[in-house]
């Protein structure tokens, strides 16, 4: 110098273990802030707040217990997973 490759922040699946079912959640959309590979830079996508509109599956059981049901919370495995530019490993 050339070449190969690792790593965010999320996604998908499985399992566990909660919550709602007397409707929060989660999903749509306006407005505001954050956070994102070791640096910097920027998309995609993520998250917090805040306004709007919609809006949902129970059943058996009989004293909280079993089946379900939520685009339904968290963790756990595997899988997947940054533009450039520079760092970092590896070969030679």
């Nucleotide at each position: 110098a050339a070449c190969a490759g690792a790593g965010u922040a999320g996604g998908a699946a499985a399992g566990a273990u909660g919550c709602g079912u007397u409707a929060a959640g989660u999903g749509u959309u306006g407005g505001g802030g954050g956070a994102u590979g070791g640096g910097a830079u920027g998309u995609u996508g993520c998250c917090c707040u805040u306004g709007a509109a919609c809006g949902a599956a129970a059943g058996g059981a009989a004293u909280g217990c079993c089946u379900g049901c939520g685009a339904u919370a968290u963790c756990u495995u595997u899988c997947u997973g940054c533009u450039u530019c520079c760092g970092c490993u590896g070969u030679c």
A computed fold for a 92-nucleotide RNA, annotated as THF (Tetrahydrofolate) riboswitch aptamer. The coordinates come from a structure-prediction model, not an experiment, and the mean pLDDT is 80. Rfam family: THF (Tetrahydrofolate) riboswitch aptamer. Rfam links the family to the GO term tetrahydrofolate metabolic process. Of the family's consensus pairs, 94% are formed in the model.